[in-house]
RNA sequence: GUCGUCGUUUGGCUCAAGCUCCGCCAUUGCGCGGGGCGCGGGGGAACCAGGAGAUCUGGGGCGUAUCGGCCGCGCGGGCUGUACCGGCCGGCGCGACGCCGUAGGACACUUCCGAGUCCGAGCCCGACAGCUAACCCCGCCGGCCGUUGGAAGGAUUCGU
Numbered sequence: 001g002u003c004g005u006c007g008u009u010u011g012g013c014u015c016a017a018g019c020u021c022c023g024c025c026a027u028u029g030c031g032c033g034g035g036g037c038g039c040g041g042g043g044g045a046a047c048c049a050g051g052a053g054a055u056c057u058g059g060g061g062c063g064u065a066u067c068g069g070c071c072g073c074g075c076g077g078g079c080u081g082u083a084c085c086g087g088c089c090g091g092c093g094c095g096a097c098g099c100c101g102u103a104g105g106a107c108a109c110u111u112c113c114g115a116g117u118c119c120g121a122g123c124c125c126g127a128c129a130g131c132u133a134a135c136c137c138c139g140c141c142g143g144c145c146g147u148u149g150g151a152a153g154g155a156u157u158c159g160u
Stems, first nucleotide, its partner, number of pairs: 011145004018037007025029001038140006048130001058128001059125004067101004071095005077089004104119004109153007
């Protein structure tokens, strides 16, 4: 000097996932319980959906996370051709949940333009839900540590 790990404090990114009050604890922990404000999600009339919904192949919800394509090996089948070799179509199994794209999404005050990097998952309900006022129910976790150029508009701090 660099990298990693642990503890405390502080600042920020993603996400709806924040601010605050009270009480309790053998655990002083972003612990448990309750409330206020704030942010977010679901259910739920009439009317509408005048071809709408549901089912069949279930259907539905949260979320940016949708929609496609592709390879090799093995085993059968069909068609065609041939002296033999071959070609085309489709099925099953394994590799592999692999690779390449893509609707869409994130990047430090906001928006726009340009360049760049990355994500494009996962989970839930349980036979059931269109929209939907009143009304009812639920969540506020988790994961991380920086990307820049220009324009416009703001905000904060310091000085006078």
Predicted 3D model of a 160-nucleotide RNA (c-di-AMP riboswitch aptamer (ydaO/yuaA leader)) from an Acidobacteriota bacterium. Rfam family: c-di-AMP riboswitch aptamer (ydaO/yuaA leader). Rfam's curators write: This family represents a conserved RNA structure found upstream of the ydaO and yuaA genes in Bacillus subtilis and related genes in other bacteria. It was read from a public genome assembly, where an Rfam model found it. The model forms 92% of the base pairs in the Rfam consensus. Its mean pLDDT, the model's own confidence on a scale to 100, is 76. NCBI's taxonomy places the organism under Bacteria, Pseudomonadati, Acidobacteriota.